[in-house]
Context: one part of a larger RNA
C1' cells in the first nucleotide's frame, strides 16, 4: 500500500458552526468533458510468449505471428456522469396557528437550615467514637425561647419521575426582562437552495492559574488526638488554599451509549412525555415527534444489539495495524505557569 476493521479485543474526533473538497431529488431539450463503438497513425529493434527453421540435440542463432492492455487523430452513439437552458415538488427552507420545557443571559425576591453576635431561662457538663482522647465549657458551654433580636454566605427539601430541555459540557426555589432551539397542525410561498466536512473558528465538567471581591458550611495541604509492630492511611477534633462572584486564561476527563454525522428500507408487544385527529362526555382508538423495557428476522467471537440497530444499503469525515519503550524524547505550535497538542526511534519480549 492493499485488505480487514473501530459497543466490550487496537481503533469514533469532547461537542457544534462552517471553508476547500467529496457526494447529491424528479422531468424535458441541447452539448459531447468523462464513457462506449468503428476507422487511421503511432506504440523502434532486441528480449519475453506462440508456431516454424538452422548448427547431430541443447544453449545459441534465425523467419513469421500475436502482444505491446498506451497515446494521438477521425467518424459516430447519447443510457449514465458532467455542463448549459428550462420546468417540477416528495428533500431543504420560509410563512401562519398552537401548546410543552431545570435551554441560555441579566436583575430582583423568598423560606427552611447552618455558623456567628446580642439578650433571656438555666446548670455542669457538652461533643465525639468500636472504645477513647485531642476539643469546647463555671470567664456560664451544651440545651432552650412557638410573639427573642440581628448579621453573613452558600445551596434550593417536598413536587421529582427508566420525567423534561440542550450540540456536547451541562441545566432544578419564585418572579420579571432579553433570547436560542425543537415539536405539532395547516399546505400559503421559494424551488434542490441539500448531506458531509481536511484546515479554520467557537463552545467546552472538575481541578488549576492571574487580578479584584467574598468567605457561612464543607474541605486538599497542614496540626493535634486515636488506631497500629509501624500508620506519612482509614476514624476523631481543628484547619488554609479552594469551593462562591466579576473579568481574563487553561482546553483536559471512564468529555461514555466506551456506539461520528446524514438519508432510505426492515415483525411485533407493553409503558411514558409533548402535540394532532376521530368518537364519546363513562376513555377507547388512530397518528407525528421524543424517551424506556422486552422481543422476531438479521447481525455478532460471544456477551448482546434488535425501527433510538451493533440489521440491510448509500455518501462524507475521523481513527486502528502485536506488547513494552510511550502518549514519552526531540522539534514545532499554544500557555503566565501547571501543562496541552502534534509525535518518533534505539532497544526489548
Nucleotide at each position: 500500500c492493499u485488505g480487514g476493521g473501530c459497543g466490550u479485543a487496537a481503533a469514533g474526533g469532547g461537542c457544534g458552526c462552517g471553508u476547500a473538497g467529496g457526494c447529491g431529488g424528479c422531468g424535458u431539450g441541447a452539448c459531447a468533458c468523462g464513457u462506449c463503438a468503428g476507422g487511421g497513425g503511432u506504440g523502434a529493434a532486441a528480449g519475453g510468449c506462440c508456431c516454424g527453421g538452422g548448427c547431430u540435440c541443447a544453449a545459441c542463432c534465425u523467419g513469421g505471428g500475436a502482444a505491446u492492455u498506451g497515446c494521438c487523430u477521425u467518424u459516430g452513439a447519447a443510457a449514465c456522469u458532467g455542463u448549459c437552458a428550462u420546468g417540477c415538488u416528495a428533500g431543504a427552507g420560509a410563512c401562519c396557528g398552537g401548546g410543552a420545557g431545570a435551554g441560555g443571559a441579566u436583575g430582583g425576591c423568598g423560606g427552611a437550615a447552618u455558623u456567628c453576635c446580642c439578650a433571656g431561662u438555666g446548670u455542669a457538663g457538652a461533643g465525639g467514637u468500636g472504645a477513647a482522647a485531642u476539643u469546647c465549657g463555671u470567664a456560664g458551654a451544651u440545651a432552650u425561647u412557638g410573639g427573642g433580636g440581628g448579621a453573613a454566605g452558600a445551596a434550593c427539601a417536598c413536587c421529582g419521575g427508566u420525567g423534561g430541555c440542550g450540540a456536547a459540557g451541562g441545566c432544578g426555589g419564585c418572579c420579571a426582562u432579553c433570547u436560542g432551539g425543537a415539536c405539532c397542525g395547516g399546505a400559503u410561498c421559494u424551488g434542490a437552495c441539500g448531506c458531509u466536512g481536511a484546515g479554520g473558528c467557537g463552545c467546552g465538567a472538575a481541578a488549576g492559574c492571574g487580578u479584584g471581591g467574598g468567605g457561612a458550611g464543607c474541605a486538599a495541604a497542614c496540626a493535634g488526638g486515636a488506631u497500629u509492630a509501624a500508620a506519612u492511611c482509614c476514624c476523631c477534633u481543628g484547619g488554609u488554599a479552594g469551593u462562591c462572584c466579576a473579568c481574563g486564561c487553561c482546553g483536559u476527563a471512564a468529555a461514555c451509549g466506551a456506539u461520528g454525522a446524514a438519508u432510505g428500507c426492515u415483525a411485533g408487544a407493553c409503558g411514558u412525555u409533548g402535540g394532532g385527529g376521530g368518537u364519546u362526555a363513562g376513555u377507547u382508538u388512530c397518528u407525528c415527534a421524543g424517551u424506556g423495557u422486552c422481543g422476531c428476522a438479521g447481525c455478532u467471537a460471544a456477551c448482546g444489539c434488535a425501527u433510538u440497530a451493533a440489521g440491510c444499503a448509500u455518501u462524507c469525515c475521523g481513527c486502528c495495524u502485536g506488547g513494552g519503550g510511550a502518549g514519552u524524547a526531540c522539534g514545532g505550535c499554544c500557555g503566565c505557569a501547571a501543562g496541552g497538542u502534534u509525535a518518533a526511534a534505539a532497544c526489548u519480549c
Molecule: small-subunit ribosomal RNA, central domain
Organism: uncultured prokaryote